FMN riboswitch aptamer (RFN element) from uncultured Acetatifactor sp., 127 nucleotides, folded computationally. Of the family's consensus pairs, 100% are formed in the model. The RNAcentral record of the sequence draws on MGnify. The prediction has a mean pLDDT of 86.

RNA sequence: UUCUUCAGGGUUGGGUGUGAUUCCCUACUGGCGGUAAAGUCCGCGACCCGAGGGAGGAAGGAAUUCUUCUCGAGGCUGACCCGUGUGAAACUCCGGGACCAACAGUAAAGUCUGGAUGAAAGAAGAA
Repeated sequence: UUCUUCAGGGUUGGGUGUGAUUCCCUACUGGCGGUAAAGUCCGCGACCCGAGGGAGGAAGGAAUUCUUCUCGAGGCUGACCCGUGUGAAACUCCGGGACCAACAGUAAAGUCUGGAUGAAAGAAGAA
């Protein structure tokens, strides 16, 4: 460098109500790389926005206008502390107490439905 495969989990039990897996109590879940083992540290991906570029289609005498697909710099992007714990080293392990989770739909959603049997950070294997 090329090819192939893999690559996101979770609403338990109750309450209120005409109606809620969305509210309340309780419960459950945690992408990828780094590092003393991380949802919270550093970095990345996806989602969203996107200057600008490429290709196609339609209208028009033309300038141009509208539109579809695609590449895309860059932007945006949530949350943690304590310990006379262990140790060479840990906001990562142990103990304790917290906090966070895009967009659309809907009785207000991390968990339902949908974009998504998608895409990707990356991982493994082969040449």